[in-house]
RNA sequence: GGAGUUGGCCGAGCAACCGCUGCGUCCGCAAGGGCGUGGAGGAAAGUCCGGGCUCCACCGGGCAGGACGCCAGAUAACGUCUGGGCGGCGCGAGCCGACGGAAAGUGCCACAGAAAACACACCGCCGACGUUCCGUAAGGAGCGGGCAAGGGUGAAAAGGUGCGGUAAGAGCGCACCGCGCGACGGGUAACCGAUCGCGGCACGGAAAACCCCGUCCGGAGCAAGGCCCAAUAGGGAAGGGCUGCGGCGCAAGCCGCAGACGCGCGGCCCGCGCGCCUUCCGGGUAGGCUGCUCGAGGCCUGCGGCGACGCAGGUCCCAGAGGAAUGGUUGCUUUCGACAGAACCCGGCUUACAGGCUGACUCCUUUU
Numbered sequence: 001g002g003a004g005u006u007g008g009c010c011g012a013g014c015a016a017c018c019g020c021u022g023c024g025u026c027c028g029c030a031a032g033g034g035c036g037u038g039g040a041g042g043a044a045a046g047u048c049c050g051g052g053c054u055c056c057a058c059c060g061g062g063c064a065g066g067a068c069g070c071c072a073g074a075u076a077a078c079g080u081c082u083g084g085g086c087g088g089c090g091c092g093a094g095c096c097g098a099c100g101g102a103a104a105g106u107g108c109c110a111c112a113g114a115a116a117a118c119a120c121a122c123c124g125c126c127g128a129c130g131u132u133c134c135g136u137a138a139g140g141a142g143c144g145g146g147c148a149a150g151g152g153u154g155a156a157a158a159g160g161u162g163c164g165g166u167a168a169g170a171g172c173g174c175a176c177c178g179c180g181c182g183a184c185g186g187g188u189a190a191c192c193g194a195u196c197g198c199g200g201c202a203c204g205g206a207a208a209a210c211c212c213c214g215u216c217c218g219g220a221g222c223a224a225g226g227c228c229c230a231a232u233a234g235g236g237a238a239g240g241g242c243u244g245c246g247g248c249g250c251a252a253g254c255c256g257c258a259g260a261c262g263c264g265c266g267g268c269c270c271g272c273g274c275g276c277c278u279u280c281c282g283g284g285u286a287g288g289c290u291g292c293u294c295g296a297g298g299c300c301u302g303c304g305g306c307g308a309c310g311c312a313g314g315u316c317c318c319a320g321a322g323g324a325a326u327g328g329u330u331g332c333u334u335u336c337g338a339c340a341g342a343a344c345c346c347g348g349c350u351u352a353c354a355g356g357c358u359g360a361c362u363c364c365u366u367u368u
Stems, first nucleotide, its partner, number of pairs: 001364010012333007020039008041339001045350002048348005053221004065217005070084005085099001086097004100212002105210002108205002122151002124147003129144006159177006178201001179199005184193003225290004235281006242259007261275005297316008
């Protein structure tokens, strides 16, 4: 100098003027105004996981259903994160992995191919063994048969390489590698070992097929939920109103008792219920208030830990609207400015993103 890997941060700045909005304070009867102060993001997004909070349900447990799945840890929790193991990719820094079980069971493995899991025999190899024929004989031809080394098919063909062996072959025998089981050693564990022994090898793939095993999960969501309450329907209570009689009173009227009328219970009798008005209770619609933002909070320092993270001390208050504020104009700088707008809150994941700053590391080249 070039190429790359990985982590952190920013994401237009400044000024003036005019607005919008939460809170505090002052003025004002009020409407409103003055002053001070706060006012979107790293993803506020997708709404995919996890939790808080709220209501409902709930002795406890199970079924169904769903999610997850190497090990250890972090955490309120997680499908997230950290460290490690194993496998794959990369020269490397590093990146990627639904990574439990296929010797419990059932099913599947297209096409091609002889055969796709009780292995098989298309081409090929052999002619030892049995048998037939030819030949005087050596031998030859064929059939039964033997083989799985070579070819060919396929994503995948029943361990690999070599030597021996054989008619030809073959874990048939042996050595090394691989595999399985056991022991020993290391590690908390996953797992690892160029340590020892046993076994010729018994176990093809796929569980993102059913399934089995293990762990976790009650349901619904701020339109949750709570409070205040116009109106209407239905509900409850009290009082009043109609007629007659009696009592009191000069009268208006008041009190007591009894009852009538209409409708309904098929008709009638009895009985029961309802009736028109007022007030109250209750109810809960519209509406209003609340939930609402101080929180698993931010920053700094120290300590513990490889780390995720935890602990201690100090310090700060940082949107809270409700048709929904956070904007506009001008000037200067300028790389001409990306993706994008809170709606109960928090931890993650995923996706989008012009451009810029910065830490650590790797490879190549050059110079000294």
Bacterial RNase P class A from a Burkholderiales bacterium, 368 nucleotides, folded computationally. It is recorded under the gene name rnpB. Model confidence (mean pLDDT): 78 of 100. Rfam family: Bacterial RNase P class A. The family's RNA type in Rfam is ribozyme. The source organism's lineage runs through Bacteria, Pseudomonadati, Pseudomonadota, Betaproteobacteria and Burkholderiales. Of the family's consensus pairs, 95% are formed in the model.